Context: one part of a larger RNA
Molecule: large-subunit ribosomal RNA, domain IV
Organism: seawater metagenome
RNA sequence: CUCUCUCUAAGGAACUCGGCAAAAUAGCCCCGUAACUUUGGGAGAAGGGGUACCUUGAGAAAGGUUGCAAUAAUCAGGUCCAAGCGACUGUUUACCAAAAACACAGGUCUCCGCUAAGUCGUAAGACGAUGUAUGGGGGCUGACGCCUGCCCAGUGCCAGAAGGUUAAAGAAGUUGGUUAGCGCAAGCGAAGCUGGUAACUGAAGCCCUGGUGAACGGCGGCCGUAACUAUAACGGUCCUAAGGUAGCGAAAUUCCUUGUCGGGUAAGUUCCGACCCGCACGAAAGGCGUAACGAUUUGGGCACUGUCUCAACGAGAGACUCG
Numbered sequence: 001c002u003c004u005c006u007c008u009a010a011g012g013a014a015c016u017c018g019g020c021a022a023a024a025u026a027g028c029c030c031c032g033u034a035a036c037u038u039u040g041g042g043a044g045a046a047g048g049g050g051u052a053c054c055u056u057g058a059g060a061a062a063g064g065u066u067g068c069a070a071u072a073a074u075c076a077g078g079u080c081c082a083a084g085c086g087a088c089u090g091u092u093u094a095c096c097a098a099a100a101a102c103a104c105a106g107g108u109c110u111c112c113g114c115u116a117a118g119u120c121g122u123a124a125g126a127c128g129a130u131g132u133a134u135g136g137g138g139g140c141u142g143a144c145g146c147c148u149g150c151c152c153a154g155u156g157c158c159a160g161a162a163g164g165u166u167a168a169a170g171a172a173g174u175u176g177g178u179u180a181g182c183g184c185a186a187g188c189g190a191a192g193c194u195g196g197u198a199a200c201u202g203a204a205g206c207c208c209u210g211g212u213g214a215a216c217g218g219c220g221g222c223c224g225u226a227a228c229u230a231u232a233a234c235g236g237u238c239c240u241a242a243g244g245u246a247g248c249g250a251a252a253u254u255c256c257u258u259g260u261c262g263g264g265u266a267a268g269u270u271c272c273g274a275c276c277c278g279c280a281c282g283a284a285a286g287g288c289g290u291a292a293c294g295a296u297u298u299g300g301g302c303a304c305u306g307u308c309u310c311a312a313c314g315a316g317a318g319a320c321u322c323g
Stems, first nucleotide, its partner, number of pairs: 001318005008311001010309002014307001019304001027051005036041001038143001052065005078302007085294002090102002106141007118127003144289004149219003154216002156212005163207003169201002173197006181188002220238005247281001248278001259275005
């Protein structure tokens, strides 16, 4: 010097990205216990007091004794306030991530009438299911509470059938080849067979007509205006399928930005409460709240401490030296 520990004056987070680590709390009995709340909780809230042994006694209790200390060892919660996210218990990157990710009960849309839809398989066959719409498959959302606005122009899906377009197939007609026959020849040429072309008939689909957003998605610009100024309830105009409603908002989203104001600190780029100028929130890729819960994230307080001011002594194991 390294590792694992014990202890430490005064201070007590001044350390540090951050109380990381350590310390502190701790059992049992009694008292007492707030906001909030889904009335179950929160709660072991918080905060106090007691605790050993001996004698007497049925016990309750009374008297007494030791110690710094009475759950004297071991064992054995730190706690409170506020905020974000996710309701919760659960699951996950075996070996760098345990979470706000996944799941979840609940909600909703959609498909499926049973030889079901869907899935695996070339098939036989199997699962679904020895089930039958209070069932089964798929998508999205994610307890609960209050809610879930506008747009169907595009894309998708569903429905419709008047018209347009449209395949294979069929096919009247027409036009070639071939040749019985006719002709002196040139040539003409029936039937059959075989090519080309083709009116017309011809489904779904597409065009078309409607519907549909808890389907994919989308949800404006400019100018003017009030008796200080500022602002604009108001007006004009252009464009659009419609121009973002409620709620929330410098947010896990805010670039400018350490926005501005207030709180907390002596001092606060973080935090909390507001404001709204939302670069670029917004309503089941859900919006906003929310008790309880969390080895979650953020800020603050009390207690406590060698984290630190600032280091010191000691124990054990190494390193090192000698053998």